This is a predicted structure of a 110-nucleotide RNA (SAM riboswitch aptamer (S box leader)) from a soil metagenome. Rfam family: SAM riboswitch aptamer (S box leader). From the family's description: The SAM riboswitch is found upstream of a number of genes which code for proteins involved in methionine or cysteine biosynthesis in Gram-positive bacteria. Its mean pLDDT, the model's own confidence on a scale to 100, is 83. Of the family's consensus pairs, 97% are formed in the model.
RNA sequence: CUUAUCAAGAGCUGGCAGAGGGAGUGGCCCUUCGAAGCCCGGCAACCAGUCACUGAAUAAGUGGCACUGGUGCCAAGUCCUCCCGGGGAGAAUAUCUCCGGAAAGAUAAG
Numbered sequence: 001c002u003u004a005u006c007a008a009g010a011g012c013u014g015g016c017a018g019a020g021g022g023a024g025u026g027g028c029c030c031u032u033c034g035a036a037g038c039c040c041g042g043c044a045a046c047c048a049g050u051c052a053c054u055g056a057a058u059a060a061g062u063g064g065c066a067c068u069g070g071u072g073c074c075a076a077g078u079c080c081u082c083c084c085g086g087g088g089a090g091a092a093u094a095u096c097u098c099c100g101g102a103a104a105g106a107u108a109a110g
Base pairs, nucleotide, nucleotide: 001110002109003108004107005106006105011040014039015038016037020030021029022028024082026080027079041074042073043072046070047069048068049065050064051063052062053061054060078104083101084100085099086098087097088096089095
């Protein structure tokens, strides 16, 4: 950089450790009834693997499995929001609210 996915799932007392954490902004939250991190445990099924089916096929595709490997993930929708467009409430250029799309971010594969 390209493509795909991001409303599900995973410790309501496991161990060590000790103050922070949720990418950034603004919020709003979590946290000493214990943050980050490490170990263990778990979830998922993107890649590899494997099984079945379609197929002439060792092409390609669809579906299943999770025993094994590579990652990933395990508060809140990617916690909300930041840019653009539209709907509703409202006297309103206040404010609240809903929807769609971008952007940004995360993860995987190339």